[in-house]
RNA sequence: CUCAGACAAAGCCAAACCCGUCGUGAGGCGGGGGCGGAAAGCCUACGGAUCUCCCGUGCAGGGUUGGGGGAGAUGGCCGGGUUGCCUGA
Numbered sequence: 001c002u003c004a005g006a007c008a009a010a011g012c013c014a015a016a017c018c019c020g021u022c023g024u025g026a027g028g029c030g031g032g033g034g035c036g037g038a039a040a041g042c043c044u045a046c047g048g049a050u051c052u053c054c055c056g057u058g059c060a061g062g063g064u065u066g067g068g069g070g071a072g073a074u075g076g077c078c079g080g081g082u083u084g085c086c087u088g089a
Base pairs, nucleotide, nucleotide: 002089003088004087005086012037013036017032018031019030020029021028022027035076041082042081043080046079047078048077049074050073051072052071053070054069055068057066
C1' cells in the first nucleotide's frame, strides 16, 4: 500500500418506540432505548431515489389523483469526496 473481516480484544455510533422540545409538515435537537452498523467518522442535496408543504392547471363537481411550478426533509436509501482503529493475508 492492497485485499478480507471471526463467536477475537479494546472502544465507538445508535433504528423502532417512549418522554421533552422546535417545525404546518416531511423531520430536527436533548434524554431514555437498542434494531443494527467496519466507516452508521467527517464533507457533499452535485447525480439518482424517497418523502413533506405551498401555488397554479386539467376534469360537470369533489378529491386522497394526474401533469406543471416553487420551497423544503432524509447522508442510518444509493452514488461521490476525504480521513481512519483492530485482526489476518